[in-house]
This is a predicted structure of a 698-nucleotide part of an RNA (large-subunit ribosomal RNA, domain II) from Capsicum annuum. The full RNA is in RNAcentral, with records from SILVA.
Context: one part of a larger RNA
RNA sequence: GCCAGUGAAUCAUAGGCAGUGGCUUGGUUAAGGGAACCCACCAGAGUCAUAACAAAAGUGAGUCUUCAUAGGGAAAUUGUCACUGCUUAUGGACCCAAACCUGGGUGAUGUAUCCCUAACCAGGAUGAAGCUUGGGUAAAACUAAGUGAAGAUCCAAACCGACUAAUGUUGAAGAAUUAGUGGAUGAGUUGUUGUUAGGGUGAAAUGCCACUCGAACCCAGAGCUAGAUGGUUCUCCCCGAAAUACGUUGAGGCUCAGCAGUUGACUAGACAUCUAGGGGUAAAACACUGCUUUGAUGUAGGCCGCAAGAGCGGUACCAAAUCGAGGCAAACUCUGAAUACUAGGUAUGGCCUUAAAAUUAAAAAAGAGAGGUCAAAGUCGGCUAGUGAGAUGAUGGGGGAUAAGAUUCAUUGUUGAGAGGGAAACAACCCGGAUCACCAGCUAAGGACCCUAAAUAGCCGCUCAAUGAUAAAGGAGGUAGGGUUACAGAGACAGCCAGGAGGUUUACCUAGAAGCAACCACCCUUGAAAGAGUACGUAAUAGCUUACUGAUCAAGCGUUCUUGCACCGAAAAGGAAUGGGGCUAAGCAAUCUGCAAAGGCUGUGGGGUGUAAAAAUACAUCGAUAGGGGAGCAUUUUGCCUUAGAGAAAAGCCUCUGUGUGAGCGGUGGUAGAUGAAGCAGAAGUGAGAAUGUCGGC
Repeated sequence: GCCAGUGAAUCAUAGGCAGUGGCUUGGUUAAGGGAACCCACCAGAGUCAUAACAAAAGUGAGUCUUCAUAGGGAAAUUGUCACUGCUUAUGGACCCAAACCUGGGUGAUGUAUCCCUAACCAGGAUGAAGCUUGGGUAAAACUAAGUGAAGAUCCAAACCGACUAAUGUUGAAGAAUUAGUGGAUGAGUUGUUGUUAGGGUGAAAUGCCACUCGAACCCAGAGCUAGAUGGUUCUCCCCGAAAUACGUUGAGGCUCAGCAGUUGACUAGACAUCUAGGGGUAAAACACUGCUUUGAUGUAGGCCGCAAGAGCGGUACCAAAUCGAGGCAAACUCUGAAUACUAGGUAUGGCCUUAAAAUUAAAAAAGAGAGGUCAAAGUCGGCUAGUGAGAUGAUGGGGGAUAAGAUUCAUUGUUGAGAGGGAAACAACCCGGAUCACCAGCUAAGGACCCUAAAUAGCCGCUCAAUGAUAAAGGAGGUAGGGUUACAGAGACAGCCAGGAGGUUUACCUAGAAGCAACCACCCUUGAAAGAGUACGUAAUAGCUUACUGAUCAAGCGUUCUUGCACCGAAAAGGAAUGGGGCUAAGCAAUCUGCAAAGGCUGUGGGGUGUAAAAAUACAUCGAUAGGGGAGCAUUUUGCCUUAGAGAAAAGCCUCUGUGUGAGCGGUGGUAGAUGAAGCAGAAGUGAGAAUGUCGGC
């Protein structure tokens, strides 16, 4: 891991409610008795009801409060006993498993310390004290050699340890092996036997006390307790949530309310439309409260001046207030919507039948009235739930950085509990809500070159960037449009040819300054036109160019604003991502047709539920988690039952097969070898795929 078995809402006693039944001349017994037992029967104590009010004494169809028969409060009612079901309480209380706590015992053959008694430590090295001899001294000290054999001494086996590495890691081994390695006469190591017990022992690590130690193990209290985790077994049908508020030693729990189911009672709504309301949001505005830019005026203040002082004058300072122009506001409003909310009025709506004739040339369409049927809403009760972690899209806000698949409110959709089609794939986006069947039809979103079902359709434009198929400020004779304005056959714009002069080198300044360093002025003349000069240039001149003019040419040419689509701006890890191929449309914009496309809608056929009640029939309806309600199937066993049946073959098992919406129920054949249906009732150890379930097998 697989297979088979086993495995979790029970029982008792009380309360509540519902259903059913008995009695209602109110109902009913409990303990106990009871003739074998159990019943029957007896037993009326008690209990519920029949009267309430008051804290109570108490009073009583009344009572309490009160001075009050003022007012007010509660009451003004209708049974009981069983059985069954649901639910609550108390008990182990749906099942499994803690860590703990308490009590009584068992352990020191392992290990920690200690006691008694025993045993063991190859070999080598070093060479303390002491002693001897020599030297030395007055004597010592001292010194040399020898002797000697001390040591928690040294090297290194046995023995004891365990610092490093590798191997091993379902091991050879629940701690080892191999190679190095520490101690090895000592606080050494070891044998047998003893001591200390959940408190000991500890050269101290919370270490060790039998693979168990921040408190051993065994049994008992004990089915400890667990707001926490996991699991909780047959079928079909109907309805169907919540993730919110208040409170909580409360925040992953719970109470109550909200939302669900079921069962009653009552009321007519819902949607739509019209009417009538209040409001102070969006917007807007500046009349208030505040903020704010600028201009004008500007008496206070500052500064300057005059003056003995009072005061006066000046001011390119500052500034209240006022006026003009222009702005801002969640805690501003002279104003002010859309929605939303409240109330009232009006009208119910769908389908079917009558219904097919008549009318009309026909098809088709219209059709008063009457009848039937269906749907939705709200309020108040009884009983019984789950929920109280929500998520995301859109809109309006807060706080954040107008960040977050972030957080927190409000309104709403979806998901949660929702399958199907689309978005390549994709709970929360778009379409659309799955009763069942069909190799029938029509559409939705999104689509139609190929992958891939459906026009390589029509028509009018745009784009050349593979833009389409990611992005801004900013940049640009990209391109297609729409305006505006200047010039233009009295010839524009661009090009080419020619002129572009004189007073004058203007004055000033300067070494020089001659159109062209700087400053001032910027005139006059000739002319078709020509600046006291636009740029380059020279030391200064010169030179070149330009404005301006003529000729040539020939019809449009400049300025500015704006729209559509493109371009640059544009950097990420192989090619490599419009889903891919690929596309110049198979891209973008407008328009117009058919087409395919879903479990949507329709058609045909079947089933369930409601109205609804026997049939027929009509209309509506049948996604679903938590959860509620209804109806059934099966298992074991008991009664009817000493049943029908059964060695002429029961149950069980296997194959094939029929049938029912399903749990299931039948039949043939085989195997097997002794029990055993159906029906109607009763009672439950009553249904397994999950619990790292449990037991057995492989």